[in-house]
RNA sequence: GCACCCAUAGCUCAAUUGGAUAGAGUACUUGACUACGAAUCAAGCGGUUACAGGUUCGCCUCCUGUUGGGUGCA
Repeated sequence: GCACCCAUAGCUCAAUUGGAUAGAGUACUUGACUACGAAUCAAGCGGUUACAGGUUCGCCUCCUGUUGGGUGCA
């Protein structure tokens, strides 16, 4: 330099090939339980879906560019 892949909650990941209010686990907070903790149970909190534009009635999803990361070739 060229090609391909990835980017969603603090972390690890879903989201049915464009249509429901973007969810789960874990972490954190509170409560229950306990002599106190751990574990367990319940609830809560947490999102500019990397950024910018485009297409569409409608985009996490499709297209373009940028940024960051990874792999391969030279």
Molecule: transfer RNA
Organism: Trichococcus flocculiformis